[in-house]
Context: one part of a larger RNA
Molecule: small-subunit ribosomal RNA, central domain
Organism: uncultured bacterium
């Protein structure tokens, strides 16, 4: 250094979002001759290995001769590939046009329903609450109803194996500001790609510092209950929290327990957003035809009705891209299972595992205000 893995057996890191080195990397044509390939010389001390002969009776042993491989250097040469270096190409990436979907993000403003609370008004004995209670509230008028008035937080139903987002994750309604995305064209650039070791950055709840705010909720806390006890399960209260704002923490069964990327490889059947085409009723528009009402300067203008042709737009049908399900072939799997969204078949990059337990701990370092997070062993036992 060569080996097997990583959905559940041990292993994909929260996201790899931006992306350094570094590894890899489309297709054609000329050069170069670094790697790569052949030939030749010189070197690599002898023993050693390998073949032959051969001496101890035979073998280990040991003598003699010879070859191969391989390293380095140094000529001579070959050009597939790799690389380097000109010159072109577009399929790989981007850009630009023209459409389209969205709970994608900030950030302001507005809204209703409901809880509580406080004011009033009707009314008057109970309410609550539970398996049953009881603490609790209530004649200083509760609870119920009715007006109003304050305030804080979420936003029913629409909601959907729908959607949007790199994950965490986003859900009333408006405005402003911004980010990615698909679809069509085929005009531009012309390999500008892919991956990503450190690095940055983002990153649920809970917790931490500051300053608000505080309806309902509720760790702790306190009652009352149950029990043998009940520092819980159930009830009444409640205080940090939860909500803003700024700053930290940086860890989750941060899950698809599946890392990114390209290409290949039966079908079927939903549904989101697109493009292409074919389109029926039904409606809209336009065209001219016929009847009927009103006007009329007899030239016509106006209204309805009914039947017709064109176009528009839609339900649906077919094909086609993009994303999301469910089912099933090969194939793969230790089974389960997966199966064009692969755990199938290849390329390429990165992380990571190596029997349990000690133990993701100690020490050490970095990094946090703290909590602790990050890297991460031994002994020792099995």
């Nucleotide at each position: 250094c060569u080996g097997g893995g990583c959905g559940u057996a041990a292993a994909g890191a929260g996201a790899u979002g931006c992306g350094u080195a570094g590894g890899c990397g489309u297709u054609u044509c000329g050069g170069c001759a670094a790697g790569u390939c052949c030939u030749u010389c010189g070197u690599c001390a002898a023993a050693g290995c390998c073949u032959c002969c051969u001496g101890c009776u035979c073998a280990a042993c040991g003598g003699g001769a010879g070859a191969a491989a391989g390293g380095c250097g140094a000529a001579g040469g070959a050009a597939a590939c790799u690389g380097c270096u000109g010159a072109a190409a577009u399929u790989g990436a981007g850009g630009c046009a023209g459409g389209g979907a969205g709970g994608g993000g900030a950030a302001a403003g507005u809204g209703g329903a409901a809880u509580u609370u406080c004011u009033g008004g009707u009314g008057g004995a109970g309410c609550g609450g539970u398996g049953a209670a009881a603490u609790g509230c209530g004649u200083u008028g509760a609870u119920a109803u009715c007006a109003g008035a304050a305030g804080g937080a979420a936003c029913a139903c629409u909601c959907g194996u729908a959607g949007c987002g790199a994950a965490a994750g986003c859900g009333a309604c408006u405005u402003u500001c911004u980010g990615g995305c698909c679809c069509u064209g085929u005009u531009c650039u012309g390999a500008c790609g892919c991956u990503a070791a450190g690095g940055c950055u983002c990153g649920a709840a809970a917790g931490c510092g500051u300053g608000g705010g505080u309806a309902g909720c509720a760790a702790a806390a306190c009652g009352g209950a149950u029990u043998a006890g009940a520092u819980a399960c159930c009830c009444g209260u409640g205080u940090a929290g939860u909500c803003c704002a700024c700053g930290c923490u940086g860890u989750a069964a941060a899950c698809g327990a599946u890392g990114g990327a390209c290409a290949u490889u039966a079908g079927g059947u939903g549904u989101u957003c697109g493009g292409u085409u074919c389109a029926a009723a039904a409606u809209c528009a336009g065209g001219a035809g016929u009847u009927c009402c009103g006007a009329u300067u007899c030239g016509u203008c106006g209204g309805a009705a009914c039947a017709c042709c064109u176009g528009a737009c839609u339900a649906g049908g077919a094909c086609u891209g993009a994303g999301u399900g469910c089912c099933a072939c090969a194939g793969c799997u230790a089974a389960c299972g997966c199966a064009u969204u692969a755990a199938a078949u290849g390329u390429c990059c990165c992380g990571c595992c190596c029997g349990g337990g000690g133990a993701g701990u100690a020490c050490g370092g970095c990094c946090g205000c703290a909590a602790g997070g990050c890297u991460a062993a031994a002994a020792c036992c099995c």